[in-house]
C1' cells in the first nucleotide's frame, strides 16, 4: 500500500427494500416492598445515531471524502 466489517443511551446491541415520536437487557435515579438490604413490580432521566458534505418530500438506514477500531492480502 490494497480490500473487508464496524462506529446508535455510561456498557452490550438491535433497527437496513428510507417514512410511524429512534429501542431492549444490563446500569442509574425515583417509588413499592422491608427493622433494614436483596429479589420482584411500577415508573423515569439519559442519544445532534463517529465528522463532513450529497440525493431525496423524508435518511441511523443510500452515495462520496475523513477519522478510528478489528480482520486479511502484500
Nucleotide at each position: 500500500g490494497g480490500g473487508c466489517a464496524g462506529a446508535u443511551a455510561g456498557c452490550u446491541c438491535a433497527g437496513c427494500a428510507g417514512g410511524u415520536a429512534a429501542g431492549a437487557g444490563c446500569g442509574c435515579c425515583g417509588g413499592u416492598c422491608u427493622c433494614a438490604c436483596a429479589u420482584g413490580c411500577c415508573g423515569g432521566a439519559g442519544g445532534u445515531c463517529g465528522g463532513a458534505g450529497g440525493u431525496u418530500c423524508g435518511a441511523g438506514u443510500c452515495c462520496u471524502c475523513c477519522u478510528c477500531u478489528g480482520c486479511c492480502c502484500a
Predicted 3D model of a 74-nucleotide RNA (transfer RNA) from Caldifarciminota bacterium 4484_18.
NCBI's taxonomy places the organism under Bacteria, Pseudomonadati, Caldifarciminota.
The same sequence occurs in records of 2 taxa.
Model confidence (mean pLDDT): 81 of 100.
RNAcentral holds the sequence, with entries from ENA and MGnify.
Rfam family: tRNA. It is annotated as a transfer RNA.